[in-house]
This is a predicted complex of two RNAs, RNase P RNA and transfer RNA, with 458 nucleotides together. It holds a member of the Rfam family "Bacterial RNase P class A". From the family's description: Ribonuclease P (RNase P) is a ubiquitous endoribonuclease, found in archaea, bacteria and eukarya as well as chloroplasts and mitochondria. The coordinates come from a structure-prediction model, not an experiment, and the mean pLDDT is 75.
RNA sequence: GCGAUGCAUCGUGCCGCCGCGCCGCUCUUGAGAGCGGUGAGGAAAGUCCGGGCUCCGCAGGGCAUGAUGCCGGGUAACGCCCGGGCGGGUUUUAAACCCGACAGCAAGCGCAACAGAAAGCAGACCGCCGUCCCGCUUGCGCGGGGCGGUAAGGGUGAAACGGCAGGGUAAGAGCCUACCGCGGAACCGGCGACGGUUCCGGCGCGGCAAGCCUCAUCAGGAGCAAAGUCAAACGGCGGCGGAACUGCCCGUUUAUGCCGCGGGUAGACUGCGUGGAUCUGCGCCGUAAGGCGCAGACAAGAUAGAUGGCGGCAACUCAAGGUCCCUGAGCUUGAGGCUCAAAGGUCUUUGAGAACAGAACCCGGCUUAUGAUGCAUCGCUUUU
RNA sequence: GCGACACUAGCUCAUCAGGAUAGAGCAACGGCCUUCUAAGCCGUAGGUGGCACGUUCGACUCGUGCGUGUCGCA
Numbered sequence: 001g002c003g004a005u006g007c008a009u010c011g012u013g014c015c016g017c018c019g020c021g022c023c024g025c026u027c028u029u030g031a032g033a034g035c036g037g038u039g040a041g042g043a044a045a046g047u048c049c050g051g052g053c054u055c056c057g058c059a060g061g062g063c064a065u066g067a068u069g070c071c072g073g074g075u076a077a078c079g080c081c082c083g084g085g086c087g088g089g090u091u092u093u094a095a096a097c098c099c100g101a102c103a104g105c106a107a108g109c110g111c112a113a114c115a116g117a118a119a120g121c122a123g124a125c126c127g128c129c130g131u132c133c134c135g136c137u138u139g140c141g142c143g144g145g146g147c148g149g150u151a152a153g154g155g156u157g158a159a160a161c162g163g164c165a166g167g168g169u170a171a172g173a174g175c176c177u178a179c180c181g182c183g184g185a186a187c188c189g190g191c192g193a194c195g196g197u198u199c200c201g202g203c204g205c206g207g208c209a210a211g212c213c214u215c216a217u218c219a220g221g222a223g224c225a226a227a228g229u230c231a232a233a234c235g236g237c238g239g240c241g242g243a244a245c246u247g248c249c250c251g252u253u254u255a256u257g258c259c260g261c262g263g264g265u266a267g268a269c270u271g272c273g274u275g276g277a278u279c280u281g282c283g284c285c286g287u288a289a290g291g292c293g294c295a296g297a298c299a300a301g302a303u304a305g306a307u308g309g310c311g312g313c314a315a316c317u318c319a320a321g322g323u324c325c326c327u328g329a330g331c332u333u334g335a336g337g338c339u340c341a342a343a344g345g346u347c348u349u350u351g352a353g354a355a356c357a358g359a360a361c362c363c364g365g366c367u368u369a370u371g372a373u374g375c376a377u378c379g380c381u382u383u384u
Numbered sequence: 385g386c387g388a389c390a391c392u393a394g395c396u397c398a399u400c401a402g403g404a405u406a407g408a409g410c411a412a413c414g415g416c417c418u419u420c421u422a423a424g425c426c427g428u429a430g431g432u433g434g435c436a437c438g439u440u441c442g443a444c445u446c447g448u449g450c451g452u453g454u455c456g457c458a
């Protein structure tokens, strides 16, 4: 210098002009104008989890469905966070770092293509061993066949029914023994996951639950387009009139007028924004996540959706160049000076420069997108 | 804003409780037939199964996270 991983911080500031939303004050006839204040994020995103809030449902129990899954803690809650255990990776080893959907296959069902003799409580293809028969041979023995033993060896496979060493055997075999692995019991340490020691069992008991499933725990449903308040037009109902049937009364009818009523659509308002599981600092408790106390700070609120543009100054970063310093080499000299070289630092000149993105009821997380810087660890490379 | 679903060849669709060469029709290309074309017959090519990571001996299929698209709700 480059790269990877982890953690942390920031993600421009000020001024001027023009423009936009909201709030307050003043002026003004409606509707605007003027002045002042204020105005996006670390992810506002994906909507993947969890809660607040609202409405509906609900005696109690069970089934079904979905989610979670080592242990302990934190929290309003979580599939989040912290600490620990166990396993794996990197690595010389790992106590350091990183990762883990990490309950149960010793309850049941199911699955395993191809290859292979055999694929689930299996299996004799080759091989090894015993025995019988036949053939060849002087003989040792060789070849072929039958029956039986054998899972140590070969070969197939992702996986071959504990591993390895010794004994044992005709050859073999947990057949026997030691160690390791597995399972069980006791004791010790730990809240626990788990760890350690001793003894027992010769092993029945291989893999897959991100296959069905079992066990434990949790979950009533819908979501601010929830929900509530006010309430046009048209239509509905009622009353009083008008007109027609009909000259009058009753009755009936009506593109008819006025008044009233109910439900509630359009629309408006509330929900909705200063204070809330908020942020910062300090103190105490805790390994930590976090908790408690004190002090201080914090006014976006649109509804087709405002938060933008231009210019200047400053800061920061990057690139190129210059100057000086430091280091080394060479030349020369009385001190000293000159030349060259790579990396670094001070000062300075010029140029360039923000990536991802944009609130919409509100919070806690996770995930994803993304610019710059710093620190730590590791790897590669270059120079001194 | 909220809630569901789907991505396989150029197009439309299969295959799936996981098994290795992922198929079909239309379209494309070549040949035959025909005087030529169409139709017909024969053949060929064309797929990172949207992307990435994981589970598994093995993934189009199972799980998770992204991406793209479609539909519904006043």
Base pairs, nucleotide, nucleotide: 001380002379003378004377005376006375007374008373009372010371012314013313014312015311016310017309018308020039021038022037023036024035025034026033027032041356045367046366048365049364050363051362052361053223054222055221056220065219066218067217068216069215070084071083072082073081074080085102086100087099088098089097103214104213108212109211110208111207125154126153127150128149129148130147131146132145133144134143135142136141162180163179165177166176167175181203182201183200184199185198186197187196188195189194227270228269229268230267236261237260238259239258240257241256242254243253244252245251276298278297279296280295281294282293283292284291285290316353317352318351319350320349321348322347324345325344327341328340329339330338331337332336385457386456387455388454389453390452391451394410395409396408397407403441412428413427414426415425416424434450435449436448437447438446